A computed fold for a 1449-nucleotide RNA from an uncultured bacterium, annotated as small-subunit ribosomal RNA. Its mean pLDDT, the model's own confidence on a scale to 100, is 85. It matches the Rfam family "Bacterial small subunit ribosomal RNA".
RNA sequence: AGGGUUUGAUCAUGGCUCAGAACGUACGCUGGCGGCACGCUUAACACAUGCAAGUCGAACGCAGUAGCAAUACUGAGUGGCAGACGGGUGAGUAUAAUGUGGGAAUCUGCCUUUUGGUUCGGAAUAACUCGAGGAAACCUGAGCUAAUACCGGAUAAGCCCUUACGGGGAAAGCUUUAUGCGCCAAAAGAUGAGCCCGCACUUGAUUAGCUUGUUGGUGAGGUAAAAGCUCACCAAGGCAACGAUCAAUAGCUGUUCUUAGAGGAAGACCAGCCACAUUGGGACUGAGACACGGCCCAGACUCCUACGGGAGGCAGCAGUAAGGAAUCUUGCACAAUGGGGGAAACCCUGAUGCAGCGAUGCCGCGUGAGUGAAGAAGGCCUUUGGGUUGUAAAACUCUUUCGUCGGGGAAGAAAAUGACUGUACCCGAAUAAGAAGGUCCGGCUAACUUCGUGCCAGCAGCCGCGGUAAUACGAAGGGACCUAGCGUAGUUCGGAAUUACUGGGCUUAAAGAGCUCGUAGGUGGUUAGAAAAGUUGGUGGUGAAAUCCCAAGGCUCAACCUUGGAACUGCCAUCAAAACUUUCUAGCUAGAGUGUGAUAGAGGAAAGUGGAAUUUCUAGUGUAGAGGUGAAAUUCGUAGAUAUUAGAAAGAACACCAAAUGCGAAGGCAACUUUCUGGAUCGCAACUGACACUGAGGAGCGAAAGCGUGGGUAGCGAACAGGAUUAGAUACCCUGGUAGUCCACGCCGUAAACGAUGACAACUAGCUGUUGGGAGACAAUGUCUUUCAGUGGCGCAGCUAACGUUUUAAGUUGUCCGCCUGGGGAGUACGGCCGCAAGGCUAAAACUCAAAUGAAUUGACGGGGACCCGCACAAGCGGUGGAGCAUGUGGUUUAAUUCGAUGCAACGCGAAAAACCUUACCUACUCUUGACAUACUUGGAAGCUCUUGUAAUGAGAGUGUGCCUUUUGGAACUAAGAUACAGGUGCUGCAUGGCUGUCGUCAGCUCGUGUCGUGAGAUGUUCCGUUAAGUCGGAUAACGAGCGCAACCCUUACCCUUAUUUGCCAGCGAUUCGGUCGGGAACUAUAAGGGGACUGCCGGUGAUAAACCGGAGGAAGGUGAGGACGACGUCAAGUCAUCAUGGCCCUUACGAGUAGGGCUACACACGUGCUACAAUGGGGAAUACAGACGGACGCUAAGCCGCGAGGUGGUGCUAAUCCUAAAAAGUUCUUCGUAGUCCGGAUUGGAGUCUGCAACUCGACUCCAUGAAGUCGGAAUCGCUAGUAAUCGCGAAUCAGCAUGUCGCGGUGAAUACGUUCUCGGGUCUUGUACACACCGCCCGUCACACCAUGGAAGUGGAUUGCACCAGAAGUAGAUAGUCUAACCUUCGGGAGGGCGUUUACCACGGUGUGUUUCAUGACUGGGGUGAAGUCGUAACAAGGUAGCCGUA
Repeated sequence: AGGGUUUGAUCAUGGCUCAGAACGUACGCUGGCGGCACGCUUAACACAUGCAAGUCGAACGCAGUAGCAAUACUGAGUGGCAGACGGGUGAGUAUAAUGUGGGAAUCUGCCUUUUGGUUCGGAAUAACUCGAGGAAACCUGAGCUAAUACCGGAUAAGCCCUUACGGGGAAAGCUUUAUGCGCCAAAAGAUGAGCCCGCACUUGAUUAGCUUGUUGGUGAGGUAAAAGCUCACCAAGGCAACGAUCAAUAGCUGUUCUUAGAGGAAGACCAGCCACAUUGGGACUGAGACACGGCCCAGACUCCUACGGGAGGCAGCAGUAAGGAAUCUUGCACAAUGGGGGAAACCCUGAUGCAGCGAUGCCGCGUGAGUGAAGAAGGCCUUUGGGUUGUAAAACUCUUUCGUCGGGGAAGAAAAUGACUGUACCCGAAUAAGAAGGUCCGGCUAACUUCGUGCCAGCAGCCGCGGUAAUACGAAGGGACCUAGCGUAGUUCGGAAUUACUGGGCUUAAAGAGCUCGUAGGUGGUUAGAAAAGUUGGUGGUGAAAUCCCAAGGCUCAACCUUGGAACUGCCAUCAAAACUUUCUAGCUAGAGUGUGAUAGAGGAAAGUGGAAUUUCUAGUGUAGAGGUGAAAUUCGUAGAUAUUAGAAAGAACACCAAAUGCGAAGGCAACUUUCUGGAUCGCAACUGACACUGAGGAGCGAAAGCGUGGGUAGCGAACAGGAUUAGAUACCCUGGUAGUCCACGCCGUAAACGAUGACAACUAGCUGUUGGGAGACAAUGUCUUUCAGUGGCGCAGCUAACGUUUUAAGUUGUCCGCCUGGGGAGUACGGCCGCAAGGCUAAAACUCAAAUGAAUUGACGGGGACCCGCACAAGCGGUGGAGCAUGUGGUUUAAUUCGAUGCAACGCGAAAAACCUUACCUACUCUUGACAUACUUGGAAGCUCUUGUAAUGAGAGUGUGCCUUUUGGAACUAAGAUACAGGUGCUGCAUGGCUGUCGUCAGCUCGUGUCGUGAGAUGUUCCGUUAAGUCGGAUAACGAGCGCAACCCUUACCCUUAUUUGCCAGCGAUUCGGUCGGGAACUAUAAGGGGACUGCCGGUGAUAAACCGGAGGAAGGUGAGGACGACGUCAAGUCAUCAUGGCCCUUACGAGUAGGGCUACACACGUGCUACAAUGGGGAAUACAGACGGACGCUAAGCCGCGAGGUGGUGCUAAUCCUAAAAAGUUCUUCGUAGUCCGGAUUGGAGUCUGCAACUCGACUCCAUGAAGUCGGAAUCGCUAGUAAUCGCGAAUCAGCAUGUCGCGGUGAAUACGUUCUCGGGUCUUGUACACACCGCCCGUCACACCAUGGAAGUGGAUUGCACCAGAAGUAGAUAGUCUAACCUUCGGGAGGGCGUUUACCACGGUGUGUUUCAUGACUGGGGUGAAGUCGUAACAAGGUAGCCGUA
């Protein structure tokens, strides 16, 4: 310090998530030792049992025990002090607490200091004794008694009151005899406590008003003390947008965690304060309490009971139950530190000190160290060579920390006294001995392989893995990290600058209010002076200790502890300064305003006026249609429409001018005239003198639609009706048409109310257009220069994620306001306010997703655009689709009909030949080292012939002894045996290689360097012209290059040279008349090498270029024609059945052999072909002309036989020699005469031929006979641009045989192309995009089903609190002729005072009524979200096929 995740990729925005640290933790697996800490976060739930506060005989009496006694001890009481500390908990409490800093009107036991006293009396009472009652707790009558218990008098230095005269108030003794301990009064201190004030102190405005002792005063009461603290009277105040009141939550702080810091979160342990003690109320005592282990009352609960009544309070320490994910021993000791009592000894102390339990945390240590390669065995992997585990182990040597055993043995303790404890520590002994696990290994994130599994089981923090080759699941081996721990879960901070003070934003990503005015508030020009609130500096006080930091020291180190320092950024007080802000005073004129003179304008309101058009009405002319549409129809019209002429009426809107125009705050404003009226601009510089800017709340204005009342209604026109379109059409189109649109008045208050850009002010290059003013110059009815105010375009710097913006900022600054914080849920629900309603404003949560979004890029796509090309269309010629047959496919059938190919780019395809074989399929019968390969051992020639069996296999019989040799043997073949292995046309073409198809012979696809851009990328490759072409030229931030194009290669067309047999024959000769022979080398041809064509030449066009057009010459002219040749890539295209190959599967079978069958089936559908339907023809006769290929397991001649297929024959040919071989259409002659025919030939019967072991399933051909459909083919669709289509025959491969198929060859030989509007495909540029699996894309809504959370709801049940009223325990205060009464007084009667009782006031619990707020639940119901491939449509994204969107009905 960052990383992952939105996209095909990019930048940005933005959320989610990870790495870090921490914890009073919990859970899983594991667990050796020690030190130091910590340990009910939940039920302030309920508690059994024990303990946690007593002590004093030096205050007092009594009783008992011991003792002869003195005396000592014990017990229950009276009395004193302490039980207000210590210990626990955090329920309540948002201020009465707390923190910090101040203040005055107070008290303070014990302690310290000081002063002065400590005298004289009196009356009781518990204990005790005797009785009564009660189950008990306990209570009660009578009697006796003491005190440091109680009371009175005296005295009063201080003290208190006072009218300043005076008045009032005290004590206690004990005793060890001491400088003893106490007591009383007073003064002071210390300590502790009470009270008041400033500031700080959670969230919510969907809580906006609260308050009657309330705010203040006077008087009285009351308190230790100020005060409405209380009461009477008077006044009407007090608090609140700087958030009162209300609601929710919460003990506060020092501090702790985190962080660079600022902050954020927390408030365990330790420390300070507060509050509480079963719930509520109350007082008593006391220095102190309204009292945790005290009292009284009320409630709930528990226990005892003899039913009459009683007892209790662990939020003390242990412990129990319960709750919970979860938190310890019913331990030891007062030895230490402290506390209470006591003169003291001493007693008490679950405070405390220790121990126990718990890896809960922090810290430390150990589980061994050295040597050790045959790199052991085993495991795992493997390319089978090896690698790895791994110096790891074993083995040898060494050590003994911790632990174990034995021995010694502290400090903590100042005289004594040690729970811990025989502890810490020290010494000795034995033995490597007793001591390692957890998580992870796809990326983030360090660490990889094999097997199993097969979208299953499972994993997952995010992204995401798993559908047969998973580094992601499970296991193993190996590795990485941490280590007595390791992971997981939870929480907090961090990263997160995703709340931004430090330190963010708002044109388009979330975000500027629709606009203006204006209140509070915030901010504010310039000069001088004063003050000193802010500000700055100095000084003083405080900021507890602990903590953090630094230094030193102590435990062997560390954690931990001790000491010192610094710090605690704060608050208060005081002194000073005066620049800035502020306040006050006095000025100024640059801001702002006033005045005055001009100017422009659809600015606003009202009244009036005008013409064109539309519609309707009236009248005329006139006749059959009009209207409307893509095409129609509804509709109007012979009752006279439409058209046309004239006239009338009505309502609404204002053509041209008109524009980048003008005005207005925005919405908005457009004929003309008049009236009223707001604002702006320019000029002058007379006046005021900061009067300003912004603006939370608030007020006003505010399109359209809509609402109310009343008018108006020509046109248009939601709803509605009809006609069309359509699968449907509640739409788009058409014909009608009501609200509405218009006016007046009143509401509504919203819009994509947009510049998606708040207002004001200042500053920051320019150029140019335009509107309204002013000034100047000049050649003056204008042109130029300049200046203010508007309104546009372009553009530098700058800014911006980019797009863009740029003096009209989105630049640089200042002031103020508004708004945003992931997407959805949702601008929704609830609540409130407004509205007649519609609805508006304000405005959540649960739940759900890992994205949603902006700009730009490259593609792809568009029922977007431009340009160009192609037998793409058009123009033509001939077909297919109809018939019959052939062939392939689908389907069906079958034991099997083997498998593959499936839009173009499968379907006469793999298959250039299924009768057997092929053959992979089926049935039957057989074989198991195998039909085939290699290796080993033993034997043998191998082989051939015959018989049996359907055959394989097997059995039998016969025949046969090979080749080489160095004579050992070897090669090949064969039989048997045993293992390794063979074998598989079994699966996966979605694991692959290779090969192939296709876009497409389309003109494209890229790279290096440079440049531009944050980047993806762009440029180059775009543009102009041209081309078949990214072909070439020019321009150009590009310059070059590569793969493609073209050329090079082959064939063909012309010529030349060379060569001359098997080919040729011009001339010469011969001739059997056949180039046959002699001969020739001219020609043709053959086959080698050359030439030729290059826009080279001429003219024109064009930029003078590239090129194009025309021409000449030429065999050929603009690539001459044809072929081979196929860029980067696309389709998970095709092929595991050509071959090869990973993985998986079978191994007496999914391998191998044999026979037979099947691949040839047949209601049907499709593709590709052949033959036809005829006269441009069929039949018959005669006759002419090719090219290319093939031939020894072959092609076969002549001749003869057969109607023919063919047979016979055997010449020639290893091929320019011989053969297949007849070319056919054509030509000549003849016949047929438009018909199911002399067309057509299917089908069927019969008879044959050939091949072949074999033609039944299932071959081809021949002859005779038969003679089907078919008379040119619906929708649709295919090929072809020249030697092409069409038509005619010939050959070859495969092959024993089988060709309408395929591949080739030649013969005859056309028509048409205006052109690119349309269809299809392609290329380039551009545009839009919500697509990127790329339009076969994406995606919306209803409905149906399941689940989830939520709103409404008749209600129901809790909690909470307001108001009104009833009620009134205990207690306190007041009252009291009901009653009782020791101390004092007394005149002895009584009184004063007091107790009990009664009563009044206050008041807790409780009760009644009526409200508030809130939680839970609720039949039914509303929408929302999420789900696998459901249903219906297709709304949006392209012009999304009616542009989309916003508001409204």